[in-house]
Molecule: small-subunit ribosomal RNA
Organism: uncultured archaeon
RNA sequence: CUGGUUGAUCCUGCCGGAGGUCACUGCUAUUGGAGUUCGAUUAAGCCAUGCGAGUCGAGAGGGUUAGACCCUCGGCGGACGGCUCAGUAACACGUGGGUAAUCUACCCUCAGGACAGGGAUAACCCCGGGAAACUGGGGAUAAUACCUGAUAGGUGGAGAGGUCUGGAAUGAUUCUUCACUUAAAGCUCCGGUGCCUGAGGAUGAGCCUGCGCCUGAUUAGGUUGUCGGCGGUGUAAUGGACCACCAAGCCGAAGAUCAGUACGGGCAGUGAGAGCUGUAGCCCGGAGAUGGGGGCUGAGACACGGCCCCAGGCCCUACGGGGCGCAGCAGGCGCGAAAACUCCGCAAUGUUCGAAAGAACGACGGGGGAACUCCAAGUGCACUUGCGCAAGCAAGUGGUUUUUAGUAGUGUAAAUAGCUGUUAGAAUAAGAGCUGGGUAAGACCGGUGCCAGCCGCCGCGGUAACACCGGCAGCUCGAGUGGUGACCGCUUUUAUUGGGCCUAAAGCGUUCGUAGCCGGUCCAGUAAGUCUUUGGGCAAAUCUUCUCGCUCAACGAAAAGAAUUCCGAAGAUACUGCUGGACUUGGGGCCGAGAGAGGUUAGAGGUACUCCUGGGGUAGGGGUGAAAUCCUAUAAUCCUGGGGGGACCGCCAGUGGCGAAGGCGUCUAACCAGAGCGGACCCGACGGUGAGGGACGAAAGCCAGGGGCGCGAACGGGAUUACAUACCCCGGUAGUCCUGGCCGUAAACGCUGCAUGCUAGGUGUUGCAUGCUCUACGGGGGCAUGCAGUGCCGAAGAGAAGUUGAUAAGCGUGCCGCCUGGGAAGUAUUAUCGCAAGGUAGAAACUUAAAGGAAUUGGCGGGGGAGCACCACAAGGGGUGGAGUCUGCGGUUCAAUUGGAUUCAACGCCGGGAAACUCACCGGGAUCGACGGCAGAAUGAUAGCCAAGCUGAUGACUUUGCUUGACGAGCCGAGAGGAGGUGCAUGGCCGUCGUCAGCUCGUACUGUGAAGCGUCCUGUUAAGUCAGGCAACGAGCGAGACCCGUGCCCUUAGUUGCGACGUCUUCCCAUCUGGGGAGAUGGCACUCUAAGGGGACCGCCAGUGAUAAACUGGAGGAAGGUGCGGGCGACUAUAGGUCAGUAUGCCCCGAAUGUCCCGGGCUACACGCGGACUACACUGGAUGGUACAAUAGGUUUCGACUCCGAGAGGAGAAGGAAAUCCCCAAAGCCAUCCCAAGUUCAGAUUGUGGGUUGCAACUCACCCACAUGAAGCCGGAAUCCCUAGUAAUCGCGUGUCAUCAUCGCGCGGUGAAUAUGUCCCUGCUCCUUGCACACAC
Repeated sequence: CUGGUUGAUCCUGCCGGAGGUCACUGCUAUUGGAGUUCGAUUAAGCCAUGCGAGUCGAGAGGGUUAGACCCUCGGCGGACGGCUCAGUAACACGUGGGUAAUCUACCCUCAGGACAGGGAUAACCCCGGGAAACUGGGGAUAAUACCUGAUAGGUGGAGAGGUCUGGAAUGAUUCUUCACUUAAAGCUCCGGUGCCUGAGGAUGAGCCUGCGCCUGAUUAGGUUGUCGGCGGUGUAAUGGACCACCAAGCCGAAGAUCAGUACGGGCAGUGAGAGCUGUAGCCCGGAGAUGGGGGCUGAGACACGGCCCCAGGCCCUACGGGGCGCAGCAGGCGCGAAAACUCCGCAAUGUUCGAAAGAACGACGGGGGAACUCCAAGUGCACUUGCGCAAGCAAGUGGUUUUUAGUAGUGUAAAUAGCUGUUAGAAUAAGAGCUGGGUAAGACCGGUGCCAGCCGCCGCGGUAACACCGGCAGCUCGAGUGGUGACCGCUUUUAUUGGGCCUAAAGCGUUCGUAGCCGGUCCAGUAAGUCUUUGGGCAAAUCUUCUCGCUCAACGAAAAGAAUUCCGAAGAUACUGCUGGACUUGGGGCCGAGAGAGGUUAGAGGUACUCCUGGGGUAGGGGUGAAAUCCUAUAAUCCUGGGGGGACCGCCAGUGGCGAAGGCGUCUAACCAGAGCGGACCCGACGGUGAGGGACGAAAGCCAGGGGCGCGAACGGGAUUACAUACCCCGGUAGUCCUGGCCGUAAACGCUGCAUGCUAGGUGUUGCAUGCUCUACGGGGGCAUGCAGUGCCGAAGAGAAGUUGAUAAGCGUGCCGCCUGGGAAGUAUUAUCGCAAGGUAGAAACUUAAAGGAAUUGGCGGGGGAGCACCACAAGGGGUGGAGUCUGCGGUUCAAUUGGAUUCAACGCCGGGAAACUCACCGGGAUCGACGGCAGAAUGAUAGCCAAGCUGAUGACUUUGCUUGACGAGCCGAGAGGAGGUGCAUGGCCGUCGUCAGCUCGUACUGUGAAGCGUCCUGUUAAGUCAGGCAACGAGCGAGACCCGUGCCCUUAGUUGCGACGUCUUCCCAUCUGGGGAGAUGGCACUCUAAGGGGACCGCCAGUGAUAAACUGGAGGAAGGUGCGGGCGACUAUAGGUCAGUAUGCCCCGAAUGUCCCGGGCUACACGCGGACUACACUGGAUGGUACAAUAGGUUUCGACUCCGAGAGGAGAAGGAAAUCCCCAAAGCCAUCCCAAGUUCAGAUUGUGGGUUGCAACUCACCCACAUGAAGCCGGAAUCCCUAGUAAUCGCGUGUCAUCAUCGCGCGGUGAAUAUGUCCCUGCUCCUUGCACACAC
């Protein structure tokens, strides 16, 4: 920097990713160089075999030979070099000092010296023991081996005095004396070289010491040789190192002791740095050599390849006894993710020995192995042609040769490699990871189908996977590239640089105060901190810079620098410190007048309650949503008199007061304490904070003793409930109260530590003071100012925002406490406190990608407010739910009962009234392949036909025969077709929210942002309709407007419509004027038809309202506030419905899931549900008579009219492709009968006989007549529709249709009741509020 918490946002916060380094590992691999790389991590586990320390004949003796060989004594060296990191938190290491407390072989310098003697012993010879290792006895002998004496010298004691060094003599030195004492070595080539003593040096070592040096306090006290003294022992040397005695100290919160971890440093990794992490390899130091202990020798060891002992392990053994120690080089086993050859050489460097030559060396040098690291190079270049848009690919030609292969020299201890020359030939050489985001690179193909799998994190995969597995293509790096683990960075995520704590994790409940840290003004001194200059030191390597050498580089070399610390010297004095002096502003004291539920103790009072008692009084009281438990006839509740008891302290009372907090409220007194204000007074920094520590600390709880009215955990009972261990009710124990003691916690909260300074204001209120003013003079009222408190609002600023804002969460200072993802968990353990309950301190394993804060938009709420709706209620009317039938659905059944639709928004729905068809289902039968390839086919594909057979039927097939003459369905692909799948892949169409009034945009503004504003508020409307206000101003889609029908009027038009009026003809009644009907003809007045126009706009009046918008009432009008009824359905949403209307992606079937035919089924039937029809009757039924419509439809059609039939219907048939012809009501009205019953109600069911349609009426149609005459007497819970020409009721038409309507869509006839409201139920819209919801209750 980035991905991940969310619908989105801003934070907090962690988890991942991208960088570098180390180890292991997968795949892959051409070459060279360099390097301080390679069994560190796990097992300081165990080891076969070989090698790793010898040398000296110029110290000496011997053997055997002629190898300068072997054995032994002797000298020097085996304390170095090499390996490892177990232990060690320590003077181990680093750094600086000290040694006046010490040693130092070999080496250097100086001085001096080496005299006289002696006895052994190994090898060797002889004899033994033993398996061996080894060892015993006897004999001989030498030395630079050993011993004795001497001298020098040394050491120690005593005494004397001077000198020197030094910070200081305990040192050095001189003299006298005593004691002790191990000096010496030769060889020789005669040059030397060894030997002894003393002094000095060098080198190396020992000891002491300042400072530095990991984690844990869930380790707080440790220590008895411990601290010190005197005297000894011991050592090279100091010292309780050790011993005896005396004394009681010593260390520790600046972390002793204990526990854990760890070799330390130079350095290395990473990082801008500060840091963090590492430190096996190279160097310095330490420690160790199977674990542990011990000494010997020696200058030096308590000794890796020496000795002794113990332990454990292994080996040999003759069982008696012996041997070994790879953390040396190789190598083996084991362990493990993890690490090389049982190589060559002493040529170089170095070490030991030697006088030297030289010898030895798994130190070292060299090679081999390893994708250990770093560095460098290559895997080709050019041209032509072809393909290609290009990138590029393929073929061909040309030249080059770093590598490669061959070869000659050089190189090397010998080789390898390298280098130099030469020959051949582009020949011999590219992979790994990734391609959803982060993160560069595929919306490619195939497979898979929440499977297989991937994934650091988020997340992919459930049939169209850019994420799995392959292919192709691409991207990154490249002899490498990925994975796993670890470290640093990223991470300001432990914050010194450089974070936080109101709500995200985080302020101790409060206060006092110890250590510590910090500290007002002025002067003087000092120079510890601080600063400057300078000297030393900080090993080398490493690092930086620069130059040089390997062809470059890595690498190496020279020079300079750095390496913060440390030790000294000289100086500076602002600040801090220290010392001394002074001051008053911080702080404290004193005085004064006031305020206060401040504390403790004692006393007094008040009402209510309850109990007892007297009186009155009678049947209930009490309690609840409603009840019951309960009290009451032994007299309750209620009224009233008296008495007892305990608790509490109304009004005043106030975002008032006091107190550190907890907390404190009747009155009075005493005692105690604090704060504020005022003061010309006193002290003089005495202060701030505060780890540990002390004190106080609500309620509950605990202990002991009192007290107990009311209330009241637990408990009992009654209710509620599915339950009700609750809420409600009746009781009620502990407790609540007092005294004494304990507990020590709370959402102990302002979720905000204490102190101090600075930084706009406004407005309340409390206390004090001052000034002015009023006054009923009161301790009164008002105003202003100052100080101190306590609230609200608010600028700048701060903050993630909410918010905060002189009472800071602003800007500074000082000190303390606390935090570091969520959970596990304030749990476990441990310690401590407590009588207990429990408190305080307080983890980890494991698990998880988030948890969280603030705010935003929605949705939701048995939250609030406003408005609205007969798919809401209220007021009414009529139904459904009961019966029978019809119809759809479920279920069941069946060969099949095809499929879809399932709350509103499925269920007389898919226009779905299915006899065949429809048809998708079941049973049976038959049939179909465009095109291509392969087999076949003139030895005849194919097609047609007479007859016979087969069959329900068929030249479909078979047999026989005839005709024709080129294709072909056997196989493989591929098609046609599919009412096969997926409506969750889709288009289109539709339903629903929605009989709603909402949904957005542009610009500006506000906000870090999601977003907000506008669209909010007030009034109003059917309406986001309109008006006014307003950081908004405008606009769009919806609403409205618009379109159709209807209601009134006018105009135009007059056939097929109409028929007022006139004329004519005719019929009937009256006959007197007349009345009625039919027809014709004038006519278009009316009706009607269908075109155009008018009319209604709150326009007018009154009132209400804000003078607005609008509302209420009225006038006029056919109609009044959208006139009435329709059409028209915003942005979205519902993965709503439909692949079975059509279209369509993908998948499937493909001779069957295609097509055709016959039959069956969709019509089944213990049952459940929805919607209808008919009824249950008298507002009715029956019989007879009689009246009035509209919408529509009509040629395979409507059919007048006539005849036949009881009827359905039949036989004829005029007219009509229609304002012309046809079809055309019922309820109603009149008259009569029925008389309350399963009926003259109701019509189901069934029988018989007919009719019609149709190929066909059994499953399974409709109609007629006769007969039959079921349930049903008005319907539980519940539920539906409806506000006027509406409901209800009556019929008619039409769609479907060969036939069939109780269905759908229309039409007219008759024609009510109630409301003019509300938001209670069901819902809808808006505002507001809460939310741990957002797949949104």